[in-house]
The RNA shown here (transfer RNA) has 71 nucleotides and comes from a bacterium. The prediction has a mean pLDDT of 80. Its Rfam family is "tRNA". Gene Ontology term of the family: triplet codon-amino acid adaptor activity. Rfam classes the family as a transfer RNA.
RNA sequence: CGGGGCGUUGUGUAACGGUAGCAUACUUGCUUUGGGAGCAAGCGGUCCGAGUUCAAAUCUCGGCGCCCCGA
Repeated sequence: CGGGGCGUUGUGUAACGGUAGCAUACUUGCUUUGGGAGCAAGCGGUCCGAGUUCAAAUCUCGGCGCCCCGA
C1' cells in the first nucleotide's frame, strides 16, 4: 500500500428491515445462625457520522479501532 472479516449491557453470545434476547456478573428480596447454593424481581447495551426506507443492530457510503491474508 492492496484485499477480506469483525465491532451489541461488566464479560461472552444471538437477533427475516418491524417491542434488542439468552447465559454470566451486579443490585434488592426470600431462604440460612452466617456464607455459599437455590428461588423471585430489578438495573444496564447496538463504535462514530451521513444516506436509503413508513420503519435500520440489520441495507449503502465515509471515518475510527481490532484481527487475518498478500505485497